A computed fold for a 106-nucleotide RNA, annotated as SAM riboswitch aptamer (S box leader). Its mean pLDDT, the model's own confidence on a scale to 100, is 83. RNAcentral holds the sequence, with entries from Rfam and Ribocentre.

[in-house]
RNA sequence: UUCUUAUCAAGAGAGGUGGAGGGACUGGCCCUUUGAUACCUCGGCAACGGGUUCUUACGUGAAUACCGUGCCAAUUCCAACCAGGUGAAAGCCUGAAAGAUGAGAG
Numbered sequence: 001u002u003c004u005u006a007u008c009a010a011g012a013g014a015g016g017u018g019g020a021g022g023g024a025c026u027g028g029c030c031c032u033u034u035g036a037u038a039c040c041u042c043g044g045c046a047a048c049g050g051g052u053u054c055u056u057a058c059g060u061g062a063a064u065a066c067c068g069u070g071c072c073a074a075u076u077c078c079a080a081c082c083a084g085g086u087g088a089a090a091g092c093c094u095g096a097a098a099g100a101u102g103a104g105a106g
């Protein structure tokens, strides 16, 4: 970096460094000198993979942060472009796409 697949309405912040941007992209709307983003320390959340324990109609189901990741403003913050449904319209709903994370493969 590409492909496949599962999930994305829940959950979880303090301190330090530093000093102007950040929320992927576009628009909106937000966050931010009462110090953002980032990095570090500590803390926490969460059962995606592994481990362990229990269960099982042997397919599984449940529990547990021990290991590997991940995450800790706002539903992936909302929407877009496409398809379908609905509606007089504004708009609304669903799916796909895009994105994020895990697992597997190249």
Stems, first nucleotide, its partner, number of pairs: 001106008013042005021031003026079003043072003048068003051064004076098001082095005